FMN riboswitch aptamer (RFN element), 130 nucleotides, folded computationally. Model confidence (mean pLDDT): 83 of 100.

RNA sequence: AACAUGUUCCGGGGACGGUGAAAUUCCGUGCCGGCGGUGACAGUCCGCGACCUGGGUGCACUUCGUGUAGCCGGCUGACUCGGUGGAAUUCCGAGACCGACAGUAAGAGUCUGGAUGGGAGGAACAUGGC
Numbered sequence: 001a002a003c004a005u006g007u008u009c010c011g012g013g014g015a016c017g018g019u020g021a022a023a024u025u026c027c028g029u030g031c032c033g034g035c036g037g038u039g040a041c042a043g044u045c046c047g048c049g050a051c052c053u054g055g056g057u058g059c060a061c062u063u064c065g066u067g068u069a070g071c072c073g074g075c076u077g078a079c080u081c082g083g084u085g086g087a088a089u090u091c092c093g094a095g096a097c098c099g100a101c102a103g104u105a106a107g108a109g110u111c112u113g114g115a116u117g118g119g120a121g122g123a124a125c126a127u128g129g130c
Base pairs, nucleotide, nucleotide: 003128004127005126006125007124008123009122010121015029016028017027018026030110031109032099033098034048035047036046037045043097044096052074053073054072055071057069058068059067060066061065079095080094081093082092083091101113102112103111
């Protein structure tokens, strides 16, 4: 030093206009891009997380169940062309594409809500560690 354990902190962005009885949801034009990886910098590659969901376990309770915390699963969107280069679906140029669930006077990536939540993971510190 790797690594192990523990503690603490951090950990998602973005709108205006038009039509209309009604839309920040339609139409027009904008805007936004979590985490780790990678021969070189990624919303579109590989994998992960969030939402939803199945199973099983522990604990609590007012026990045909309910709540909650780990664990093992399922589901889970979207890119091409040209250039440079040793190397890029990651950079440069051009043109595309994608975006959980619930709510709503009218259909939502951008409004409101679950969420002052959870979280991939990141950092610092402490102890152990040759």